Bacterial RNase P class A from an Acidobacteriota bacterium, 344 nucleotides, folded computationally. Model confidence (mean pLDDT): 79 of 100. Its Rfam family is "Bacterial RNase P class A". It is annotated as a ribozyme. Gene Ontology terms of the family: tRNA processing, dimeric ribonuclease P complex and ribonuclease P activity. The sequence was found by an Rfam model in a public genome assembly. Taxonomically the source falls in Acidobacteriota (Bacteria, Pseudomonadati).
[in-house]
Parts: sequence; structure tokens; C1' cells
RNA sequence: CGAGUCCGUCGGACGGCCGCGGUCGAGAGACCGAGGAAAGUCCGGACUCCAAAGGGCAGGGUGCUGGAUAACUUCCAGGCGGGGCGACCCGACGGAAAGUGCAGCAGAGAGCAGACCGCCGAUGGCCCGUCAGGGCACAGGCAAGGGUGAAACGGUGGAGUAAGAGCCCACCAGCGUCACGGGCAAUCGUGGCGGCUAGGCAAACCCCACCCGGAGCAAGGCCAAGCAGGGACGACCGGUGGCCCGCCGAAAGUCCCGGGUGGGCCGCGUGAGCGCGCCGGUAACGGAGCGCCUAGAUGGAUGGCCGUCCUCGACAGAAUCCGGCUUACAGACCGACUCGCAAC
Repeated sequence: CGAGUCCGUCGGACGGCCGCGGUCGAGAGACCGAGGAAAGUCCGGACUCCAAAGGGCAGGGUGCUGGAUAACUUCCAGGCGGGGCGACCCGACGGAAAGUGCAGCAGAGAGCAGACCGCCGAUGGCCCGUCAGGGCACAGGCAAGGGUGAAACGGUGGAGUAAGAGCCCACCAGCGUCACGGGCAAUCGUGGCGGCUAGGCAAACCCCACCCGGAGCAAGGCCAAGCAGGGACGACCGGUGGCCCGCCGAAAGUCCCGGGUGGGCCGCGUGAGCGCGCCGGUAACGGAGCGCCUAGAUGGAUGGCCGUCCUCGACAGAAUCCGGCUUACAGACCGACUCGCAAC
């Protein structure tokens, strides 16, 4: 210098005038006023009401290990698998030697498979023969070679055979199991033994382990105004009765139909809050200290004009709140690291 990877930050700046929403104030006026995603509403919680002994069934979710957290499908660190020369990135990553099921095209054959080409034809058969043998490829044998496919029932070498084959042997891969060692663990390394081989898919049913009550701020509560009542069920109580069931009366409450209203207040912003450095921790995060107060509408507020400047400004706007994920985004910047080239 070029090409990249990761983490984080900003998202026109300053001043003046006017307007709008909120808080305070008697008033003049003072102070505050959208975002990193306020978005999608996909997860998790706080809060509120209803339900609820406990357990089970059904249904849904999660799924390597350890940690963080109020909680999580999130985050951090590690393991394993895959990709990249590398920095680094991606992974719903328990179980397919419990059961059921699924697999287009191609191909002879796709699940305890299969003779299309091919090899053999020892044995039996046929033919020739100078009786040494030779030939045919009919029966039959063969999964070693070719070909198809995402995938064809371990790989290499040897022994063996008519030709072949874990049929046998050595090594390697893989599986199961045992022991030892490292690690909290996932798991890794080394050695022994075994039978020689077990295909894929569980965001298919399923099995295993763990978790989950429902509805949502139009939750829910209070005040005021207004209206017309009716029906069903009915805790507790009284009567009858020795007691229970039953019957009669009365009745809190719940639900349904009908009628009325559709005004105000709370919930509603001091919070798992923000900033700064310090301490603990690899980190996510936690702890103590100091400082700060930072929208709260309910037809729903953030805009307009002027001046100066620049690189001429993207995606987009609160509606109960908070932690995440995902998606959209002109451009600018801090830091760490990798690869290549050149020079010293």
C1' cells in the first nucleotide's frame, strides 16, 4: 500500500425567533420533550385480574458441557462436527445395534440389496481329439473390476481360489467394552480385549430427560352521571323433621337477555435506570462509591422560519414497562487481528 475478519461508537453541528405536549409557578416565566432500531410482535419476565391441595393424562416448548441472569428459544467461555491459506465464521448438536414410516431422477439392484457389462466354468453337461489335452458357455459359481446414483453393506496389502469373497491374516478406519491418565464437565489421549461392519432422515411419528395454569394496561381500581327490568344456577341462614335426602321461605354471588352511559382520575415512569472511574471475574456479569433525573399524549405533542458551516444527511417515529432476538439503514469513526506485495 492492497484485500479482509472481529468488537464497539455516532447517525448533520451551533445560534436566534415562533409554535405544540408535559411538569412547576399566583403570574411573568423556567426546565424537559423519540430511536438504535421507538418496527416485526418472535421469545422471556415485571405488573394486574381470574383459577389453583398434590399427582397424573392430554397439549406445547426446550435438547453438547459449565457459567451469567428476575427469566429466556438470550448472552459468555469451553467441547465436538463442518467451512476458510488465515484472522475467524456456521451448527435445534439427546436417541436410528426399541418400534413404525419415508426416499424424486438415474440404475440390473435402495434395505438384512443386486448378475446390466464383466470374471470363472473347478464340478455336472455338450463337441473335437493322435487320449497328452483342447474348446463351448447349457446348468451353475462370483460382489474383485466397469457403469448409475446424494448413498451400492469398511480401506490397503497378502494368503487363498476355477474365479472370488473378512473366508483367513497383518496394518489402518470405525463400533462395543475394560483399564489408566488430563479436565468440575462436555470430552480428549494411551493401551488391552471382542466380534469382523453396524447406511441416511427424529424442525417424520416416536422414545428419553427437563420446563410450562389462563388472559392481558381496551389488564385492573376509584369517582360522577344515567337506566327498567326479566331469567337460570345458587354458598350460608330460617321453617318442617330424631338425623340425612327432599320440600317451603329468604338470600350473598356468578352467568345470560334487555336497558343506560361512553365523562373524569389513578395505573403512568425513581427504574432489573443512566454516566464516570475503581474492585472481583478469561468473559457474560456482579459489587461498593460519587454524580444525574431524562417524553408521558388520549384525536393523541417534537414542527416551521432565519443566519453560519460541513462530507449536504439513510432507515424510520413512543402509547404499561423492562431484558433479548430478528429485520431496515446514506454515510463517518475508535480499537484489536489476519493474508499478500514492496522497501528498510